Overview:
The RNA shown here (transfer RNA) has 72 nucleotides and comes from a Planctomycetota bacterium. Rfam family: tRNA. Rfam classes the family as a transfer RNA. From the family's description: Transfer RNA (tRNA) molecules are approximately 80 nucleotides in length. The RNAcentral record of the sequence draws on ENA.
Formats: sequence, structure tokens, C1' cells
RNA sequence: GGGCGACUAGCUCAGCGGUAGAGCAACACCUUGACAUGGUGGAGGUCGCCGGUUCGAUCCCGGCGUUGCCCA
Repeated sequence: GGGCGACUAGCUCAGCGGUAGAGCAACACCUUGACAUGGUGGAGGUCGCCGGUUCGAUCCCGGCGUUGCCCA
């Protein structure tokens, strides 16, 4: 320098045009003498950044960034 992939909640990952979810973690409550386990509940996200397309973008297109693999 070239090619391919990943980037979404604190962590691991879904979702892939119609206004974002799960598991775990954390928090509150119930249960216990207390802890653990179990149960219930709510909270937590500018969907890496900047543009474009579209009535509408996490999703499509371009550029950039970070990261992983391959080639040179």
C1' cells in the first nucleotide's frame, strides 16, 4: 500500500428501511435472623464519527476513525 470483517446498554450479543431488544452485571423491592439462591420492577443507548439517498436510516451509499485477519 491492497483485500475482507467488526463497531448497538457497564459486558457478551440480537435486530438489518417504519421511531432499538435479550442475557449477564448494577439498583430497588419481596423472600432470610443475616448472606447466598430465587422472584418482581424500573433505570440505563446522540446504534463509532461526518456527509448522502429516502416521506422515514441501526439498517442502503461515500468518506473518516478504532480494531481483527489475509495479501504484498